[in-house]
Context: one part of a larger RNA
RNA sequence: UGACGGGGGCUCACACAAGCGGUGGAGGAUGUGGCUUAAUUCGAGGCUACGCGAAGAACCUUAUCCGGGUCUUGACAUGCUUGGGAAGCUCUGUGAAAGCAGAGUGUGCCUUUCGGGGAGCCCUUGCACAGGUGCUGCAUGGCUGUCGUCAGCUCGUGUCGUGAGAUGUCGGGUUAAGUCCCUUAACGAGCGAAACCCUUGUGUCUAGUUGCCAGCGGGUAAUGCCGGGGACUCUAGACAGACUGCCGGUGUUAAACCGGAGGAAGGUGGGGAUGACGUCAAGUCCUCAUGGCCUUUAUGGCCCGGGCUGCACACGUCCUAUAAUGCGGCGAACAAAGGGAUGCGAACCUGCGAGGGCAAGCAAAUCCCAAAAAACGUCGCUCAGUUCGGAUUGCAGGCUGCAACUCGCCUGCAUGAAGCUAGAAUCGCUAGUAAUCGCGGGUCAGCAUACCGCGGUGAAUGUGUUCCUGAGCCUUGUACA
Numbered sequence: 001u002g003a004c005g006g007g008g009g010c011u012c013a014c015a016c017a018a019g020c021g022g023u024g025g026a027g028g029a030u031g032u033g034g035c036u037u038a039a040u041u042c043g044a045g046g047c048u049a050c051g052c053g054a055a056g057a058a059c060c061u062u063a064u065c066c067g068g069g070u071c072u073u074g075a076c077a078u079g080c081u082u083g084g085g086a087a088g089c090u091c092u093g094u095g096a097a098a099g100c101a102g103a104g105u106g107u108g109c110c111u112u113u114c115g116g117g118g119a120g121c122c123c124u125u126g127c128a129c130a131g132g133u134g135c136u137g138c139a140u141g142g143c144u145g146u147c148g149u150c151a152g153c154u155c156g157u158g159u160c161g162u163g164a165g166a167u168g169u170c171g172g173g174u175u176a177a178g179u180c181c182c183u184u185a186a187c188g189a190g191c192g193a194a195a196c197c198c199u200u201g202u203g204u205c206u207a208g209u210u211g212c213c214a215g216c217g218g219g220u221a222a223u224g225c226c227g228g229g230g231a232c233u234c235u236a237g238a239c240a241g242a243c244u245g246c247c248g249g250u251g252u253u254a255a256a257c258c259g260g261a262g263g264a265a266g267g268u269g270g271g272g273a274u275g276a277c278g279u280c281a282a283g284u285c286c287u288c289a290u291g292g293c294c295u296u297u298a299u300g301g302c303c304c305g306g307g308c309u310g311c312a313c314a315c316g317u318c319c320u321a322u323a324a325u326g327c328g329g330c331g332a333a334c335a336a337a338g339g340g341a342u343g344c345g346a347a348c349c350u351g352c353g354a355g356g357g358c359a360a361g362c363a364a365a366u367c368c369c370a371a372a373a374a375a376c377g378u379c380g381c382u383c384a385g386u387u388c389g390g391a392u393u394g395c396a397g398g399c400u401g402c403a404a405c406u407c408g409c410c411u412g413c414a415u416g417a418a419g420c421u422a423g424a425a426u427c428g429c430u431a432g433u434a435a436u437c438g439c440g441g442g443u444c445a446g447c448a449u450a451c452c453g454c455g456g457u458g459a460a461u462g463u464g465u466u467c468c469u470g471a472g473c474c475u476u477g478u479a480c481a
Stems, first nucleotide, its partner, number of pairs: 001481002003478003007475007015465002019429005026320008034311002042053002065306007074129001078128003083123003088105007109118003131295002134293003140289002142284003145280001147278001152191006158167003171182003197272004202240007216227003243266001246260005322422001326381006338369003343362002348357003388419001393414007435457007
């Protein structure tokens, strides 16, 4: 100087408390361990691995993970070299395909003494080399997680100390904050904090192929449907607006705090992006790059089939439930944000349905996906393993795709399992939040209960810091570094 303490003081955080909903029990989905296997590819491992890399394993993907077949200058790059041919296209045999073996067609460009020569491209011989998701993340770059959006981490000059170092950065207040003020052997400065950026909340202006009968006219069974309009809603650009600016009180005349006015918004208005010096030899050599090592008829390349989906079991994360604040039937409302071209696909016809047929419109504020759902009204069920719950299984179908056996999704009929609120323990959340309800997107031929977004309905509790956990500052002890 740090680190540590079942030392002290001050302070903070869904850390506890107060409250709401879960997990742990059930069934299922998914990841992991284990076991199994010819193989069940590899990585990730307390918090910070485990719906993680994977934003989508039937083949492909895919990875020497396994079995088998096959190629050897190679699927890919550059250069030299032997022989031949333009390139390219078509076909045959064998085969599971890759591959191997063979046949045919075709003759462009530059040049020429018409023999040929040359460039590019292809096949072939040989050589340099290619290749490697092989090893080492404890050789590395880059990127990322975490402490933590915590308030810290440093420097120049000066001063003090033999020196390591200290001071500044301490102290008194204050703040979300090393934020600001005062004091002061310190005076200044930098990286962080804040602000600048995006979005949301209010208004004004500008603009009107979305919106409006608001006011006028026309028309319809009905509809902004038409003329027309920019008032309103909205859209999207510019600007305004919030600064403790104003008032009162407290305070050291300070910084600031408390209350109030006005205001759409008040003291950082809400949310996001943004992550200091560093820590964990944290993670990643399988994104990529890269040193070294290893491999070179194989640890490289191609293909077929299988595996990654295997199941006594254990754990994590979720979904659906156990019902009446519910379930089912019928009726009839109200979103936002997105996506759409060998795409989204209306209406109509057809099928109980998944779907199919035909096909309008739309590169989309114009058309389509599209039905929002919970909510509301009404009827049934009356506490039961049930009109709860939907696992499992049988049969019959549909869709995608070369192909759904291993191993996809969906529909109909039948079947109807466990489950009656869950031990010890444990997680999330402070407001448009939790809880609950649906919608969209990426990936994608097909395949979400995952992920990333969107809106609808919409609480309870706490103004406390004794305790648990973590963190910051000051101080103290130390046989620790």